[in-house]
RNA sequence: GGCUGCUUGGUCUAGUGGUAUGAUUCCUGCUUUGGGUGCAGGAGGUCCUGGGUUCAAUUCCCAGAGCAGCCC
Repeated sequence: GGCUGCUUGGUCUAGUGGUAUGAUUCCUGCUUUGGGUGCAGGAGGUCCUGGGUUCAAUUCCCAGAGCAGCCC
C1' cells in the first nucleotide's frame, strides 16, 4: 500500500427499514438478628463520526476514525 471483518448503556450481548433485546452492574424496597440468596421496582444507550437514499436509517449506500486478520 491492497483486501476482508467488526464497532449497540459501566461491561457483555440480540436485533430488524418503523425512536432497541437480554444478562450483568448500580440504587431503593421486601425477605433475614445481620449478610448472602431470592423477589419486586427503578437508574443507565446522540446504536463510532459525517454525508446520501427514504415518509421513516441502528439497519441500505459512500467517505472517515479505531480495532483485528490476510496478502504484498

A computed fold for a 72-nucleotide RNA from Clonostachys byssicola, annotated as transfer RNA. The organism belongs to Clonostachys, within Eukaryota. Its mean pLDDT, the model's own confidence on a scale to 100, is 81. The RNAcentral record of the sequence draws on ENA. Rfam family: tRNA. It is annotated as a transfer RNA.